[in-house]
RNA sequence: AUCUCUAUAGUGUAAAGGAUAACACAGAUGACUACGAAUUAUCAGAUGGGAGUUCGAAUCUCUCUAGGGAUG
Repeated sequence: AUCUCUAUAGUGUAAAGGAUAACACAGAUGACUACGAAUUAUCAGAUGGGAGUUCGAAUCUCUCUAGGGAUG
């Protein structure tokens, strides 16, 4: 330099163009307990940035950014 893959809660992963973006662990609060742990109930938290296509985009297209891989 060219090609290619990836980017979603704090972490690890789902969601094949359509209902409020789901689950586990982690976190917060209550219950339980003499106090903790465990258990249990609830809560908060995310689509890398920008543009386009579409009635509708996490998903398709373009571009940028970051990371991985291949070739030279």